[in-house]
This is a predicted complex of two RNAs, RNase P RNA and transfer RNA, with 424 nucleotides together.
RNA sequence: GGAGUCGGCCGGACAGUCGCUGCCGCCAUCGGGCGGUGGAGGAAAGUCCGGGCUCCAUAGGGCAGGGUGCCAGGUAACGCCUGGGGGGCGAGAGCCUACGGAAAGUGCCACAGAAAAUAUACCGCCUCGGUUUCUCGGCCGGGGUAAGGGUGAAAUGGUGCGGUAAGAGCGCACCGCGCGCCUGGUAACAGGCGUGGCAGGGUAAACCCCAUCCGGAGCAAGACCAAAUAGGGGAACGAUACGCGGCCCGCGUGGUUCCCGGGUAGGUUGCUUGAGGUGUGCGGCGACGCACAUCCCAGAUGAAUGACUGUCCUCGACAGAACCCGGCUUACAGGCCGGCUCCCAUC
RNA sequence: GCCCUCGUAGCUCAGCAGGAUAGAGCAAUCGCCUCCUAAGCGAUAGGUCACAGGUUCGACUCCUGUCGAGGGCACCA
Numbered sequence: 001g002g003a004g005u006c007g008g009c010c011g012g013a014c015a016g017u018c019g020c021u022g023c024c025g026c027c028a029u030c031g032g033g034c035g036g037u038g039g040a041g042g043a044a045a046g047u048c049c050g051g052g053c054u055c056c057a058u059a060g061g062g063c064a065g066g067g068u069g070c071c072a073g074g075u076a077a078c079g080c081c082u083g084g085g086g087g088g089c090g091a092g093a094g095c096c097u098a099c100g101g102a103a104a105g106u107g108c109c110a111c112a113g114a115a116a117a118u119a120u121a122c123c124g125c126c127u128c129g130g131u132u133u134c135u136c137g138g139c140c141g142g143g144g145u146a147a148g149g150g151u152g153a154a155a156u157g158g159u160g161c162g163g164u165a166a167g168a169g170c171g172c173a174c175c176g177c178g179c180g181c182c183u184g185g186u187a188a189c190a191g192g193c194g195u196g197g198c199a200g201g202g203u204a205a206a207c208c209c210c211a212u213c214c215g216g217a218g219c220a221a222g223a224c225c226a227a228a229u230a231g232g233g234g235a236a237c238g239a240u241a242c243g244c245g246g247c248c249c250g251c252g253u254g255g256u257u258c259c260c261g262g263g264u265a266g267g268u269u270g271c272u273u274g275a276g277g278u279g280u281g282c283g284g285c286g287a288c289g290c291a292c293a294u295c296c297c298a299g300a301u302g303a304a305u306g307a308c309u310g311u312c313c314u315c316g317a318c319a320g321a322a323c324c325c326g327g328c329u330u331a332c333a334g335g336c337c338g339g340c341u342c343c344c345a346u347c
Numbered sequence: 348g349c350c351c352u353c354g355u356a357g358c359u360c361a362g363c364a365g366g367a368u369a370g371a372g373c374a375a376u377c378g379c380c381u382c383c384u385a386a387g388c389g390a391u392a393g394g395u396c397a398c399a400g401g402u403u404c405g406a407c408u409c410c411u412g413u414c415g416a417g418g419g420c421a422c423c424a
Stems, first nucleotide, its partner, number of pairs: 001343010012312007020039008041318001045329002048327005053218004060249004065214005070084005085099001086097004100209002105207002107203003122149002124145009157175006176198001177196008222269004232260006241253003262423003276295008313316001348420007357373004366404001375391005397413005
């Protein structure tokens, strides 16, 4: 200097003027005005997971249903995060990984192929008998074989040597696999030794089995006040109905539920101080935890956070709260900082 | 804001517990029939199965993530 990889941060700046809106204070009185102070994001998004909160039972039992799926830890919890193991990719830094079970059972594997899973044999190889031929060989029939060819995404362990009529784990060595023991590790797992000639290919993001977790609904939850009316009509039920969402049990309530028709479309609360932010120290490889100090940082409900002017620059992306948090995923112009790897050149 | 459902030809729909070429009706184009039109008969074209990634030998179908469309909800008696 170039190429790459991982992590973190920012995402127009400053000043002035006029607006919008929450809260506080003062003035005014039913309109409001003045002053002070606060006013979107890293994703506020998708609503995909997990939790808080609220109601239904303090959320209970069973079946069904759904999620998760190597090990250990973190956490309020998780399908998230951290560390580790196995497998894959890369020259490397590093990245990816739905990664339990296919000898519990069932299903499926199109076309091609002899055969797609109780096995089997198209070409071929070897051999026996018959027949033909001078011989080589050909033809017919029986048997052995799975080494070679061929089909397929996938063919019944792989390579080599021996062996054999030809062959074959038939025998042996190495690799792979199963089982047992030992060592290291909390564990996943790794290594070693012995042993079995080797058994049944794939698919579980097919049903399923095993382990483990999950009650349902959602702030339009829920609570209170006010206004208004046709307190109407119909249906289903008392061994019943509803809460309860698929079913049963159980618990609670006593008339309940549904449909048609009618009325109101107002206010208060829930509402923002929270698993909160920042800094320092300590523990831990880390995720994270503990202690102390310090800060208060949107709460609207036709729904605010904008517009203009001036100066400057690298000329500004994706996009905007609606009960609140922790994650994941997706979108994002451009810029800054740091760790590490490889290549080239020079000293 | 919250909760559901669905995307296959121009339109309305099939399809599949995964098997190769994705079908049907209407519509479109061309031809036949008719004096002409409609109806009828025959033929033809038209599809990134919303998009992207994954599982699998193989995906419209299974899984995940995006995009788009549609529907529902409050209180009182």

It holds a member of the Rfam family "Bacterial RNase P class A". About the family: Ribonuclease P (RNase P) is a ubiquitous endoribonuclease, found in archaea, bacteria and eukarya as well as chloroplasts and mitochondria. Rfam classes the family as a ribozyme. The coordinates come from a structure-prediction model, not an experiment, and the mean pLDDT is 79.